[in-house]
This record gives sequence, C1' cells and structure tokens, in this order.
RNA sequence: GACCGACAAAGGCAAACCUGUCGAAAGGCAGGGACGCAAAGCAAGGGGCCUGAGGUUUCUUAACCAAAACCAGGCCAGCCUGGCUGCCGAA
Repeated sequence: GACCGACAAAGGCAAACCUGUCGAAAGGCAGGGACGCAAAGCAAGGGGCCUGAGGUUUCUUAACCAAAACCAGGCCAGCCUGGCUGCCGAA
C1' cells in the first nucleotide's frame, strides 16, 4: 500500500412509527425515535422498484367532467451493479 473486518477503541449514521413542513403523488426536509449499518459518506451512469402532476390514446359526453391504458423529464444511494472519497487496525 492492496485486500480484509474483531463481542477492539474513538466516534458516526438512523428503519418502522409519531409530530411539523414542502410536494399532485412517490418522496424530501426538521424534531423525536432505534430496526439495523464498516461506507447506511457522495453521486441517479446501467439495471430495477415506486409515483403519474402533465402529455398521448381509448372510452364517454352536445361539450366539459369522470374513467381506463401507456409515457419520467419526478423519486429511491437503507434493492443490485459500476464510479468517487473516507475513520480505526486484531486475525
């Protein structure tokens, strides 16, 4: 230095749920709270999940409205993969 990861040490993050807030929603942010995490730090490049405001088509209508299907440019880094960075040091 690379891999690796201990019932080690010092620290760190925070699922569900609750409250507030932003958002059409998925979800985000803040506070509380800890299921877990050695990258649960960063970042949507590839795959994938979720959502469908808006758009297209269909249906319907006198026309709207409503309804259905499809579409991500929205979202998830605590789904997988690849990228960048980083604390500690037993075997």
Background
Predicted 3D model of a 91-nucleotide RNA (c-di-GMP-I riboswitch aptamer) from a Syntrophomonadaceae bacterium. The organism belongs to Syntrophomonadaceae, within Bacteria. It was read from a public genome assembly, where an Rfam model found it.